[in-house]
RNA sequence: GCGAAGGAGGGCUAGGGUUCCGGUCCCCGCAGGGGAUGCUGGUCCGAGAGCCGCCGGUUCCGCCCACGGGCGGGGCUCCACGGAGGGAUAAAAGCCCGGGAGAC
Numbered sequence: 001g002c003g004a005a006g007g008a009g010g011g012c013u014a015g016g017g018u019u020c021c022g023g024u025c026c027c028c029g030c031a032g033g034g035g036a037u038g039c040u041g042g043u044c045c046g047a048g049a050g051c052c053g054c055c056g057g058u059u060c061c062g063c064c065c066a067c068g069g070g071c072g073g074g075g076c077u078c079c080a081c082g083g084a085g086g087g088a089u090a091a092a093a094g095c096c097c098g099g100g101a102g103a104c
Base pairs, nucleotide, nucleotide: 007055010052011051012050015045016044020042021041022039023037024036025035026034027033028032056077057076058075059074060073061072062071063070064069079099081102085097086096087095
C1' cells in the first nucleotide's frame, strides 16, 4: 500500500430436529377431515477446528505491453483444545453469537 483474505460463495457428509409429505395410533358427520406421535423414510437445517471442487489472494518463471497491466506455467493458501449461556427458524443441532469466554 491492497484487503473479505487463518477469504467469499457452491455441492455434500457426520450431525439435527418436525413446518410440509409419508408412517403409526386415536376420533369424526368418512371420495374426506381433525388430534397425537420423531418415527431408521422424503423435503428441510447443517460444520472455523469434516470432505470435494470452484473463484479469489500471494509468490516465482516465461512471453507481451499503451507501463496501468495482460496471458501462460509452477509453488504456497498452514495450524487449530474449547464450555456454560443466549439467538434464529416449525423445531433442533457440530447452525449463529464463535478461531468468542476460557485452556494450552

Record summary
Predicted 3D model of a 104-nucleotide RNA (Guanidine-I riboswitch aptamer) from Thiobacillus sp. UBA2186. Its mean pLDDT, the model's own confidence on a scale to 100, is 86. Rfam family: Guanidine-I riboswitch aptamer. Gene Ontology term of the family: regulation of gene expression.